[in-house]
Annotation
RNAcentral holds the sequence, with entries from ENA. The RNA shown here (small-subunit ribosomal RNA) has 1488 nucleotides and comes from a Geitlerinemataceae cyanobacterium.
RNA sequence: AAAACGGAGAGUUUGAUCCUGGCUCAGGAUGAACGCUGGCGGCGUGCUUAACACAUGCAAGUCGAACGAAGUCUUCGGACUUAGUGGCGGACGGGUGAGUAACGCGUGAGAAUCUGCCUUCAGGACGGGGACAACAACUGGAAACGGUUGCUAAUACCCGAUAUGCCGAGAGGUGAAACGUUUUUUCGCCUGAAGAUGAGCUCGCGUCCGAUUAGCUAGUAGGCAGUGUAAGGGACUACCUAGGCAACGAUCGGUAGCUGGUCUGAGAGGAUGAGCAGCCACACUGGGACUGAGACACGGCCCAGACUCCUACGGGAGGCAGCAGUGGGGAAUUUUCCGCAAUGGGCGAAAGCCUGACGGAGCAACGCCGCGUGAGGGAAGAAGGUCUUUGGAUUGUAAACCUCUUUUCUCAAGGAAGAAGUCAGUGACGGUACUUGAGGAAUCAGCAUCGGCUAACUCCGUGCCAGCAGCCGCGGUAAUACGGGGGAUGCAAGCGUUAUCCGGAAUUAUUGGGCGUAAAGCGUUCGUAGGCGGUUCAGCAAGUCUGCUGUCAAAGUGCGGAGCUUAACUCCGUAAGCGCAGUGGAAACUGCUGAACUUGAGUGUGGUAGGGGUAGAGGGAAUUCCCAGUGUAGCGGUGAAAUGCGUAGAUAUUGGGAAGAACACCGGUGGCGAAAGCGCUCUACUGGGCCAUAACUGACGCUGAGGGACGAAAGCUAGGGGAGCGAAAGGGAUUAGAUACCCCUGUAGUCCUAGCCGUAAACGAUGAACACUAGGUGUUGUCUGUAUCGACCCGGACAGUGCCGAAGCAAACGCGUUAAGUGUUCCGCCUGGGGAGUACGCACGCAAGUGUGAAACUCAAAGGAAUUGACGGGGGCCCGCACAAGCGGUGGAGUAUGUGGUUUAAUUCGAUGCAACGCGAAGAACCUUACCAAGACUUGACAUCCUUCGAACUUCGCAGAGAUGUGAAGGUGCCUACGGGAGCGAAGAGACAGGUGGUGCAUGGCUGUCGUCAGCUCGUGUCGUGAGAUGUUGGGUUAAGUCCCGCAACGAGCGCAACCCUCGUUUUUAGUUGCCAGCAUUAAGUUGGGCACUCUAGAGAGACUGCCGGUGAUAAACCGGAGGAAGGUGGGGACGACGUCAAGUCAUCAUGCCCCUUAUGUCUUGGGCUACACACGUACUACAAUGGUCGGGACAACGAGCAGCCAACUCGCGAGAGUGCGCUAAUCUCUUAAACCCGGCCUCAGUUCAGAUUGCAGGCUGCAACUCGCCUGCAUGAAGGAGGAAUCGCUAGUAAUCGCAGGUCAGCAUACUGCGGUGAAUCCGUUCCCGGGCCUUGUACACACCGCCCGUCACACCAUGGAAGGUGGCCACGCCCGAAGUCGUUACUCUAACCUUAGGGAGGAGGGCGCCGAAGGCAGGGCUGAUGACUGGGGUGAAGUCGUAACAAGGUAGCCGUACCGGAAGGAGUGGCUGGAUCACCUCCUUU
Repeated sequence: AAAACGGAGAGUUUGAUCCUGGCUCAGGAUGAACGCUGGCGGCGUGCUUAACACAUGCAAGUCGAACGAAGUCUUCGGACUUAGUGGCGGACGGGUGAGUAACGCGUGAGAAUCUGCCUUCAGGACGGGGACAACAACUGGAAACGGUUGCUAAUACCCGAUAUGCCGAGAGGUGAAACGUUUUUUCGCCUGAAGAUGAGCUCGCGUCCGAUUAGCUAGUAGGCAGUGUAAGGGACUACCUAGGCAACGAUCGGUAGCUGGUCUGAGAGGAUGAGCAGCCACACUGGGACUGAGACACGGCCCAGACUCCUACGGGAGGCAGCAGUGGGGAAUUUUCCGCAAUGGGCGAAAGCCUGACGGAGCAACGCCGCGUGAGGGAAGAAGGUCUUUGGAUUGUAAACCUCUUUUCUCAAGGAAGAAGUCAGUGACGGUACUUGAGGAAUCAGCAUCGGCUAACUCCGUGCCAGCAGCCGCGGUAAUACGGGGGAUGCAAGCGUUAUCCGGAAUUAUUGGGCGUAAAGCGUUCGUAGGCGGUUCAGCAAGUCUGCUGUCAAAGUGCGGAGCUUAACUCCGUAAGCGCAGUGGAAACUGCUGAACUUGAGUGUGGUAGGGGUAGAGGGAAUUCCCAGUGUAGCGGUGAAAUGCGUAGAUAUUGGGAAGAACACCGGUGGCGAAAGCGCUCUACUGGGCCAUAACUGACGCUGAGGGACGAAAGCUAGGGGAGCGAAAGGGAUUAGAUACCCCUGUAGUCCUAGCCGUAAACGAUGAACACUAGGUGUUGUCUGUAUCGACCCGGACAGUGCCGAAGCAAACGCGUUAAGUGUUCCGCCUGGGGAGUACGCACGCAAGUGUGAAACUCAAAGGAAUUGACGGGGGCCCGCACAAGCGGUGGAGUAUGUGGUUUAAUUCGAUGCAACGCGAAGAACCUUACCAAGACUUGACAUCCUUCGAACUUCGCAGAGAUGUGAAGGUGCCUACGGGAGCGAAGAGACAGGUGGUGCAUGGCUGUCGUCAGCUCGUGUCGUGAGAUGUUGGGUUAAGUCCCGCAACGAGCGCAACCCUCGUUUUUAGUUGCCAGCAUUAAGUUGGGCACUCUAGAGAGACUGCCGGUGAUAAACCGGAGGAAGGUGGGGACGACGUCAAGUCAUCAUGCCCCUUAUGUCUUGGGCUACACACGUACUACAAUGGUCGGGACAACGAGCAGCCAACUCGCGAGAGUGCGCUAAUCUCUUAAACCCGGCCUCAGUUCAGAUUGCAGGCUGCAACUCGCCUGCAUGAAGGAGGAAUCGCUAGUAAUCGCAGGUCAGCAUACUGCGGUGAAUCCGUUCCCGGGCCUUGUACACACCGCCCGUCACACCAUGGAAGGUGGCCACGCCCGAAGUCGUUACUCUAACCUUAGGGAGGAGGGCGCCGAAGGCAGGGCUGAUGACUGGGGUGAAGUCGUAACAAGGUAGCCGUACCGGAAGGAGUGGCUGGAUCACCUCCUUU
């Protein structure tokens, strides 16, 4: 010199966001424990639980220089040992924390005290006496332990003298000792004074939780006098007074030793009080005293109790919370070690003795610190392992191998300091630390983790199982999350886990939070205590600030240094120290005192508005009832009805009367009031406000814990009243039910008087007061102006009451001079959700209940605001064959076909609302075929590789259902470099093949659907904390997010449209197989000729709202028109945005994983997919006359064809057959199209309709038509007479109707895909049904309404309340009994010292009695615990029951208070709230 070194966040509520808010994690720490593992050393630490019980040993003795005696030895000099008497010490040291909430502790003061040993000073030590142990004898007892008699010493005991002492004003009184010990010195003794040390006492301040503990206290508070003590004191006694403590928390209950410190924290704080140190308390439990300087005494005594032990049963002994150790408890805590060598203590003159204090060692990774397990090189990147896309990657320079070192280790040698006193001697640790030498990489690594937080990733196994988990959460067949392997990360002789504390947590907020909607403002007001308080002056100095002084022990912390090799550790020095006390100073602020002021507050005076309050009186309209009249069949009520009323006359209407309740219009975000609340008119009484004025008082003020008052509705008590309305109740409807909504009745109640209750969404969800901080615009009251004659208009001030808005605030919504802004003061309240405003306790209440108000347990959320979607039995706009208007169907019949179901050996599989069901299948007799039965094969029916053999192959037998088996015959190929090769077949072995097996929820690809709907997005910019918004919304328009205009947006992309194909017009090019106007020719475009036309197929043109008029905003566009083949997308097709449905498909194909492998593979025969009580879908044909039938006649297009289409001819009634031309196609063939037209018949019927079914006879395909094909002829001739509820398609060349062709295919078409022919009706319109688009609104939905969600009941488990009781613990009080013992008393017994007149006395001991008194007993009481038949609610639990209350207008808007009712959610009554949607109106505001 320095001594101040420092503050991080993350995960989890949501589809996403911001906020609030809890839960959890990362850090540090520990007297720790547990799991796995474990080399060394140093330094520390080690029963936190049972203050539970303890075997055994030790932990306090010493002095012969106090004393007698005994004994041993003796060199006779003496020495030694000791039981006893005596002295000092056993009050220290050591242990523990049970008790204690207290002057116990901490800190700072104080006065009325004592203090052995120690130090200093002063003085003294004279003269006498009597005993008792030991010992001896006798004797009791099992023992422990004694008894009697006798002897004896002292530094033991006693008396006298003396006195600096003490008492007393004084006189006077009182009052000590050991000439003892040692060889001299010495050491001791007595008295007094002082010091030091130690101890006792008192006071200020500080010292945990609970008010569901609010009143406590009789020695209690004080006084006088005593007693007692070392000392003050109600400490105790008697008397007197009636006080004392308490909301600044008494008393009571719970918990706890306190502190220096320790841990944590940036700090402030919070937690803690092991070890070390100070104080206190305790010593088996309770009580008591004795001795002593000191104790009411851990290893002393007495008594009581519990327990243990000994016993001869008579009686005794004991106290580890000392050190070791044992049992027990517990998750858990050591050796029955060595030594007094050091430090310290006791005794002693000393030597010395004693010392489980202490010094050491042992055990324990329990902690802190240090060291090591090798270092350098070393790539064939070895082997092995793991993974793999099979290429490789990784383990990994890691190993091997080479070179080096020796900390550690083993052995050997040397070897301390600690030792001072003091010359010698003296070391437990210890042959230890340390040093040297030799040997050899030799002896030495684990644990946890690897989904995110959080550093570190893959394989296998498992399959919501086993398991993991701190939170979020993993696991249901591809798990980086479970278990194992490999690898990696972190720390390391340790690593993890568990427990606890602080931190993070600003999550109790002093530093440093909040309360409109998230938890949170008392319903309102008055006011006590308290807190806070205007302006000026003076004083004081309590707070405040400041200087100095004392104290704040040591250790510890900080800083500097030193010693162990370093560090931990230890030592030295220094700094700091809040606080407390004393003392000096300052006077701004607060406070106090005094004096003044007027602006806060109040009073006065003059005005003024008002549903302010209380009481009384009066009024009309309406309703109901009663009476009377008129009048007749209904009235009433509803979505529709019914109950109800009415022919005994209702409803309606007229007149009269009665009753009660409420006061239309005015009426208004207008008024008044503290709030609740207050509305016809008048009167009386009465409270408050506002304005003006500035006369008076002079801070009188603000807030307000407790406390008082008021306090809607419902409800309660008593008495009235009762028209209407109307909980409950009754009835009618609705409904699955309807304890409701709707209807008809209707009691309490609603009203009044008196009293209670004291709660509401008692809300502005916003406490009161004061000050400050832009405005604009309404409205109420008063006053006023330079306005006026006056009233208006136009202004100003104050006080209220609304809206918009600046700054600012806010999570946002929003608030914004009426603050949720900026500040001050005071009060109330909050601290995750549920349990629960519940239980218990207390207070109030007649009751209902209100106020106050928890816990166990359980969850990881609950919540606020805003965003995007989705949804709504919300709203607005718009579209679609969506409805409507039409046409034709389906649903009824028969048949075909598909599906379900059933059946079966099998009826293979898939598709299942729209978007499965004439679908996969564009065609199951075998095959197909995947299914079933039976018979067979096992490297396989199929692919590749290896070896061997053989040409391949063809034909014919036999057995068999066939596959297959077996035999016979024929046949010797191609290329060649002559080695062989290619192809095919056979055999063998193994790699492998094979699977229509599983998973479409592991996938690719493809497809369906919303939907050809108009949407879906992006970049930049801007706005917003953000999710997001804007653009994309708005006004128009469109088929369209199509286009125009506007606009914080400007652009762009995918979609729309267009580009593509086809049909419609036309031009041109080209004319064969097409065509034929004109010419020639023919039976015929047959041929010549021609290419104009038709047609064919290439290329073009054409249509763009281009033109005109109108409307519109001079726009986009729409309407009409012209021209045109076509007009506003000309018709049709292909084309399908971002996405949704875990949509469909593993059986088209591909494919991961799993599974089968003499079978889940392969081959064969036969069967099945074609079954049949039934149900559904899709079609065909019909039911007839717009028809049927017969005869005659006319007109297409798309297409197809060589294992094919098949002409012509012949045969057959026909299907078809025979023969055979042409055609690989604008040439030939399929190919006569049908409906239609003309004519004949049929005449309304089960028919000349319809054609099923069946019989017979045939045809065709095919190895094969039985199961199971199609067609023909003849015969048969079913149902069906236009189809219930319901439902489908279609807007023009469409529907309807008619036929034709093609694919599949040997054969088989009512299906499918195309083609042409004939060819309509209707669309007023968008209210409704369905679907969709845009905007907006509500939402508790986000798996998104097929959502969410409430309550009873049933079951299981958990914690908890009540409860007849039974059972413990604690506490105080009353009474009884009363041990030991102190104190007092008595004079019964005994009695050495002293006195004596010798009798005795004084004094002492014992006994008796008394007070107090522990334990014990009795009785009632308070607090508290566990238990209890039964009972109450609560919580939790993948798939239980009943309903549907809430969230959308949740289908009756919801909610709050209250009373009633109901299986349940709940319903209805009454008053209140908006935290209600929708529509309309009023008012106000903003902009124009």

Taxonomically the source falls in Geitlerinemataceae (Bacteria, Bacillati, Cyanophyceae, Geitlerinematales). The prediction has a mean pLDDT of 83.